[in-house]
RNA sequence: CAAAAUCGAAUGCCGAAUCCCACAGUGUGGGAGCGGGGGAACCAGUUUUGGGGUGUAAGGCCGAUUUUCGGCCUCGGCGACCUUUUCCGCCGAACCCGUCAGCUAACCUCGCAGGCAUGGCGAAAAGGGUCA
Numbered sequence: 001c002a003a004a005a006u007c008g009a010a011u012g013c014c015g016a017a018u019c020c021c022a023c024a025g026u027g028u029g030g031g032a033g034c035g036g037g038g039g040a041a042c043c044a045g046u047u048u049u050g051g052g053g054u055g056u057a058a059g060g061c062c063g064a065u066u067u068u069c070g071g072c073c074u075c076g077g078c079g080a081c082c083u084u085u086u087c088c089g090c091c092g093a094a095c096c097c098g099u100c101a102g103c104u105a106a107c108c109u110c111g112c113a114g115g116c117a118u119g120g121c122g123a124a125a126a127g128g129g130u131c132a
Stems, first nucleotide, its partner, number of pairs: 010118005018032006033112006043102001050100001051097004058074006075092005081128007
C1' cells in the first nucleotide's frame, strides 16, 4: 500500500415478515398493520393417473452423457418514493399437508422468518407524491 475476514453503526435490496404497549427481566402477553389457510347458500367441479397449499418459480421445442444436464422461444418475478412504457441486467427455487380442503357471507385460525448488498445502490421518458 492492497486484499480478505470478524464485530458494530448507517443506508438499502428480496420477502407478508414491521411498529407499539404492558408485565417482567430478555421472556411472556396484548394491540395496530401487513400476509396466509379453513369455512354456507348459489354456481361450479371430479375423486390412484390420488389430491391439495405457500411462492414469480410455469408451458413448449431441441440436443445430449437421456434421473440429472444444456440451449432456444413464450410466459412469470425482481433491480432504492409510487405507477406506466422502453432498454439493460438477473432469476424462474425450495418447502409443506397427508387420502383431505372448489368458490364462499357470518365465523374460526395461523405467520410476522430468513437471506443479502456497500459511495454506490440499473438507465431514460411521462405522470403522481413527499421534503426543503

This is a predicted structure of a 132-nucleotide RNA (c-di-AMP riboswitch aptamer (ydaO/yuaA leader)) from an Armatimonadota bacterium.
The sequence was found by an Rfam model in a public genome assembly.
The prediction has a mean pLDDT of 80.
It matches the Rfam family "c-di-AMP riboswitch aptamer (ydaO/yuaA leader)". Rfam links the family to the GO terms regulation of gene expression and cyclic-di-AMP binding.
Taxonomically the source falls in Armatimonadota (Bacteria, Bacillati).